[in-house]
RNA sequence: ACCCCCGUAGCUCAUCUGGAUAGAGCGUCCCCCUCCUAAGGGGAAGGUAACAGGUUCGAAUCCUGUCGGGGGUG
Numbered sequence: 001a002c003c004c005c006c007g008u009a010g011c012u013c014a015u016c017u018g019g020a021u022a023g024a025g026c027g028u029c030c031c032c033c034u035c036c037u038a039a040g041g042g043g044a045a046g047g048u049a050a051c052a053g054g055u056u057c058g059a060a061u062c063c064u065g066u067c068g069g070g071g072g073u074g
Base pairs, nucleotide, nucleotide: 001073002072003071004070005069006068007067010026011025012024013023019057028044029043030042031041032040050066051065052064053063054062
């Protein structure tokens, strides 16, 4: 330099054949239970979907560029 993959909640990841309020597990907080803790049960908060632009009635999803990470070729 070129090619490929990835970027979604604090962490690990779904969703990605475009469709209405974006989810799970773990973690955090609150409550119940317990003499206390753990375990168990119930609930809550937490996301401009890396950034910018475009297409579309409608974009996390499609297209382009940028940034970051990983891998490959020379």
Molecule: transfer RNA
Organism: Kangiella koreensis DSM 16069